Context: one part of a larger RNA
């Protein structure tokens, strides 16, 4: 490196926009770069193929003679490419409709936790396997009334629903991205991919500045226990919440890249569109675009996937190559730090 591959055995980048580049829909003409043909020149010489010869035979020698590759010409147009033309089904834009917890900013609920005042009202409460730490006669727990104060948002609610992807759910407005379905009027190929680069990106962390009800790393204490630096019980800081800025990692998972085509059906649920049918009706069939579940053929090492494909094909990018050493060291590059990216090799098995 050829080859093979990447759900689970090493292997799909967390996602997305997008630059080069890559690869592209029908048609007709046109060129001749690519492509195939002739013909010439080059392609030292041994070597190596092929064919014949000499040493008894091989090795060895000798003669002969291709092939490829360059370069000039001369020609052929089917493909690929370049020009130009035309087209309408990829794409799109318009028109009518819709469905969403998609994202942003305000404001408003009730409920439930905790604190605060105050009535009532007395001895215990909490807590666990069972305790005790811990509150409580300075009046707790319970219970009623007012009032703060923060964060989450019961049913609804579900193999639902939106969103590229992380994600996102009390209710109402503003602004504001997507997406689907009809109709078929415009453009006319305007596509797909995407190294680089750019932008998003859970939690947990880190600057500042607010905020601080809950719950709760550290940390104290009570318990368990030979011990218990844990797991149980009491508190509790820091974070948990907001604003601005940082960081850029995940079992970021479907462990499943992205786009096109094509390949048996069956049966739930979401959004839509057409179309028939009854008058004891409550339904049938067509079709579009999402979510699930059985399954045919085929794949697969199996589990299994199966028009949501891991089936049969093409473009494209991304990664793998025997364990550990090691995602370690160095080196750069990012960051305030924490640490991220990038990424070895010796000795060994």
């Nucleotide at each position: 490196u050829u080859g093979g591959g990447u759900u689970u055995a090493a292997a799909g980048g967390g996602u997305g926009c997008g630059u080069a580049g890559g690869c592209g829909g029908a048609u007709c003409g046109u060129u001749a770069a690519g492509u195939c043909a002739g013909u010439g020149g080059u392609c030292a010489a041994a070597u190596u193929g092929a064919g014949g010869g000499g040493c008894u035979c091989a090795a060895c020698c000798c003669c002969u003679u291709c092939c490829c590759g360059c370069c000039a010409u001369u020609g052929a147009a089917a493909c690929u490419g370049g020009c130009g033309u035309u087209c309408u089904u990829g794409a799109g834009u318009g028109g009518a409709a819709g469905a969403g917890a998609a994202g942003u900013a305000u404001g408003c609920g009730g409920a439930a936790u905790g604190c605060g005042u105050g009535g009532u009202g007395u001895a215990g409460c909490g807590g666990u396997g069972a305790a005790a730490u811990g509150c409580a006669u300075a009046g707790a727990u319970a219970u009623c009334a007012c009032g703060c104060a923060g964060a989450a948002c019961c049913c609804c609610g579900a193999u639902u629903g939106c969103g590229a992807a992380g994600g996102c759910a009390g209710c109402a407005u503003g602004c504001c991205g997507g997406c689907u379905u009809c109709c078929g009027a415009c453009u006319g190929a305007c596509g797909c991919u995407g190294a680089a680069g750019c932008a998003c990106g859970a939690a947990a962390g880190c600057g500042u500045g607010g905020g601080g009800a809950u719950c709760g790393a550290a940390c104290a204490g009570g318990a368990u226990u030979a011990g218990a630096u844990a797991c149980c019980c009491u508190g509790g800081u820091a974070g948990u919440c907001c604003a601005c800025g940082c960081g850029g990692u995940a079992a970021a998972c479907g462990a499943u890249g992205a786009g096109c085509g094509c390949u048996a059906g069956g049966u739930g649920u979401c959004c839509g569109g057409g179309g028939g049918g009854a008058a004891u009706g409550g339904c049938c069939c067509c079709u579009g675009g999402g979510u699930g579940c059985c399954a045919c053929a085929g794949c697969g090492a199996a589990a299994g996937c199966g028009u949501u494909a891991a089936g049969c094909g093409c473009u494209c990018c991304a990664c793998c190559u025997g364990g550990g050493g090691a995602g370690u060291a160095c080196g750069c590059c990012g960051g305030c730090a924490a640490c991220g990216g990038u990424g070895a090799a010796a000795a060994u098995c």
Overview:
Predicted 3D model of a 349-nucleotide part of an RNA (small-subunit ribosomal RNA, central domain) from an uncultured bacterium. The coordinates come from a structure-prediction model, not an experiment, and the mean pLDDT is 88. The full RNA is in RNAcentral, with records from ENA and SILVA.